[in-house]
RNA sequence: GCCGGUGUAGUUCAACGGUUAGAACAAAGGACUCAUAAGCCUUGGACGGAAGUUCGACUCUUCCCACCGGCA
Repeated sequence: GCCGGUGUAGUUCAACGGUUAGAACAAAGGACUCAUAAGCCUUGGACGGAAGUUCGACUCUUCCCACCGGCA
């Protein structure tokens, strides 16, 4: 330099172009307990950035950024 892939919550992952972007673990609070843990209830928290297409974009297209792999 070229090609391909990935980027969503603190972490690991989901999500036919259309309902309020969900789950597990983690975190905070509550209840329970003599106390702690486990289990139970509740809560907060996210679409890498910018344009474009579309009535509507996490999803499709382009560029940029970061990471991974391959070729040279």